RNAcentral holds the sequence, with entries from Rfam and Ribocentre. Predicted 3D model of a 103-nucleotide RNA (SAM riboswitch aptamer (S box leader)) from Alkalihalobacillus alcalophilus ATCC 27647 = CGMCC 1.3604. It matches the Rfam family "SAM riboswitch aptamer (S box leader)". Its family is annotated with regulation of gene expression in the Gene Ontology. The model forms 91% of the base pairs in the Rfam consensus. The same sequence occurs in records of 2 taxa.

């Protein structure tokens, strides 16, 4: 980095340390966060259960021990395509995130 395949609805952060301008994945538009320090890295909490272990009544169960991931609103809306009670709602693609295998 490419393909398959499942999920994307809930959840859960900080009065600690580092650092200093952007940042919410790209593009365009809006919307929001940020020097009262956003983002991001560290540590501590934390929260799910995909994967392995381990428990079971053998599972669409249970745990939370190990590999990941995640902890603002939030996959922020909109873009293409279509339905409809139509200046809006809905449904899907497309694009992305994770996991789990393949190459």
């Nucleotide at each position: 980095c490419u393909c398959u395949u499942a999920u994307c609805c809930u959840g859960a952060g900080u009065a600690g340390g580092u650092a200093g301008a952007g940042g919410g994945a790209a593009u365009u538009g809006g919307c929001c966060c940020g020097a009262u320090g956003a983002c991001a890295c560290c540590g501590c909490a934390g929260c799910a259960a995909c994967c392995g272990a381990c428990c079971u009544u053998a599972u669409u169960g249970g745990c939370a021990c190990g590999g990941u991931g995640c902890u603002a609103c939030a996959u922020c809306c909109a873009a293409c395509a279509g339905a409809c009670u139509a200046u809006g709602u809905c449904u899907g693609a497309u694009a992305g995130a994770u996991a789990a295998g393949a190459g």